A computed fold for a 529-nucleotide part of an RNA from an uncultured prokaryote, annotated as small-subunit ribosomal RNA, 5' domain. Its mean pLDDT, the model's own confidence on a scale to 100, is 85.
Context: one part of a larger RNA
RNA sequence: AUUGAACGCUGGCGGUAGGCUUAACACAUGCAAGUCGAGCGGAAACGAAGGUAGCUUGCUACCAGGCGUCGAGCGGCGGACGGGUGAGUAACGCGUGGGAAUUUACCCAGUAGUGGGGGACAACAGUUGGAAACGACUGCUAAUACCGCAUACACCCUACGGGGAAAAGGAGGGGACUCUUCGGAGGCUCUCGCUAUUAGAUGUGCCUGCGUAAGAUUAGCUUGUUGGUGAGGUAAUGGCUCACCAAGGCGACGAUCUCUAGCUGGUCUGAGAGGAUGAUCAGCCACACUGGAACUGAGACACGGUCCAGACUCCUACGGGAGGCAGCAGUGGGGAAUAUUGGACAAUGGGCGAAAGCCUGAUGCAGCCAUGCCGCGUGUGUGAAGAAGGCUCUAGGGUUGUAAAGCACUUUCAGCGAGGAGGAAAGGGUGUACGUUAAUAGUGUGCAGCUGUGACGUUACCCGCAGAAGAAGCACCGGCUAACUCCGUGCCAGCAGCCGCGGUAAUACGGAGGGUCCGAGCGUUAAUC
Numbered sequence: 001a002u003u004g005a006a007c008g009c010u011g012g013c014g015g016u017a018g019g020c021u022u023a024a025c026a027c028a029u030g031c032a033a034g035u036c037g038a039g040c041g042g043a044a045a046c047g048a049a050g051g052u053a054g055c056u057u058g059c060u061a062c063c064a065g066g067c068g069u070c071g072a073g074c075g076g077c078g079g080a081c082g083g084g085u086g087a088g089u090a091a092c093g094c095g096u097g098g099g100a101a102u103u104u105a106c107c108c109a110g111u112a113g114u115g116g117g118g119g120a121c122a123a124c125a126g127u128u129g130g131a132a133a134c135g136a137c138u139g140c141u142a143a144u145a146c147c148g149c150a151u152a153c154a155c156c157c158u159a160c161g162g163g164g165a166a167a168a169g170g171a172g173g174g175g176a177c178u179c180u181u182c183g184g185a186g187g188c189u190c191u192c193g194c195u196a197u198u199a200g201a202u203g204u205g206c207c208u209g210c211g212u213a214a215g216a217u218u219a220g221c222u223u224g225u226u227g228g229u230g231a232g233g234u235a236a237u238g239g240c241u242c243a244c245c246a247a248g249g250c251g252a253c254g255a256u257c258u259c260u261a262g263c264u265g266g267u268c269u270g271a272g273a274g275g276a277u278g279a280u281c282a283g284c285c286a287c288a289c290u291g292g293a294a295c296u297g298a299g300a301c302a303c304g305g306u307c308c309a310g311a312c313u314c315c316u317a318c319g320g321g322a323g324g325c326a327g328c329a330g331u332g333g334g335g336a337a338u339a340u341u342g343g344a345c346a347a348u349g350g351g352c353g354a355a356a357g358c359c360u361g362a363u364g365c366a367g368c369c370a371u372g373c374c375g376c377g378u379g380u381g382u383g384a385a386g387a388a389g390g391c392u393c394u395a396g397g398g399u400u401g402u403a404a405a406g407c408a409c410u411u412u413c414a415g416c417g418a419g420g421a422g423g424a425a426a427g428g429g430u431g432u433a434c435g436u437u438a439a440u441a442g443u444g445u446g447c448a449g450c451u452g453u454g455a456c457g458u459u460a461c462c463c464g465c466a467g468a469a470g471a472a473g474c475a476c477c478g479g480c481u482a483a484c485u486c487c488g489u490g491c492c493a494g495c496a497g498c499c500g501c502g503g504u505a506a507u508a509c510g511g512a513g514g515g516u517c518c519g520a521g522c523g524u525u526a527a528u529c
Stems, first nucleotide, its partner, number of pairs: 001528003005525005012376006018369002020334001025332003029329003034077003039074002042070002046068002050063006084287003093212007103203001107200001109198006115149001117147002124139006155164003170192005177186003214258002220250003225247008262284004266277004289310005312323004340366001342365001344363001348362001349360004379409004389400004413470001415465003419461001423456001428451003431447006473518001475516003478499003484513005494501002
């Protein structure tokens, strides 16, 4: 000088940052990942409108219908992001610089298509098993779900003549037109999708030079081991895996083993070189009760998915089941020690959706804590009878001390009352102009048009009101080191960072008066330079 600090005494306000370093210990409860009806069949609930009946004359019951909407279900996209933790890892894990044998949903740009068919399974209905979790059988049905057929720029093989495999799905708006069984259908047009493929962007996987702890009281280690041929496998190279062949490969420039540890940008210190460190914030990695495994998918071997095993907890009708806070709060435990079971999606961002919107413990805010840093205040001026009281004294005095009282002022902050930005001159809705179009639909773009959205919030800020009113402590005073006397004690009680002090005149112990340092803090302990 510094700290994610703790402890003791004390404590007025604001801003700003930070807040389980220990048990990767166990967890009650709530929330943390949904969304789309403009993909689909539908209608459990609610509302609106229609009919019938009853009457209390605007409600109740029933019926039919899918208008607003929508539980459950099929389907799509997202649950691989965001959030947490640092157990493991001494490693191509990280940092930095190169590389070739890869893939990449959504996004952007281009090219070519989007033809014609089929059979199911949920939901639902019926029967039925089980305490439950959850099922079983039969029957019906839709799709952007699933499966064939056709076509194929590019792709693969080639003897360059050719040959081979592989695709798709529709939805919504509109009304000049045609048909109609008046439900709608066809065609046109606009918007959004779907398939194949090329290029880009972004992300990911892989290889590699160098760097990145300690121990030799660890000296030898290795059999898929090292290399080759062939095959398999992967998105892709490769002993990645396998068969065969060769006997190699690493190591005193420290292999192997043991122990410790997430790495970095940075942070602290220092004149620097260095040393220590890796909280918050940011990048990468690893993990998700412990161990193992794959499925789905563009992407996982997946924190709030699946399966198996284990430990633990819970339910049970004893047959069997359920769970995983190292998400946000919160509880127990451990510990010197670390916060609220808060409010909002208004902003920023993310997921889904055509959009409105819905979800979002990400985030933006509030609450608690002097934990740090920064700022402000606890009054200002005057005031000698140098008051009283305290302490001391050579008894005269000295000191506390302009300190107080008194007088004259001010009102920051806190308190009370009134006003009041900005975070939104956003987004959204509506209207209008232009483009597209047959169209004044729809849709895209523009607009100082109109409307209107704030958790924080009793915001910041400003004005007014009253009254010095509500606001000072802590450590030290032998030397180092700024600051001295009296009383008590008598090698006792005690102090102490070092030197040391205390055995009857202690500036070193305890108290008092006085003084010194810092100040909403001051000391102590721990730790680093």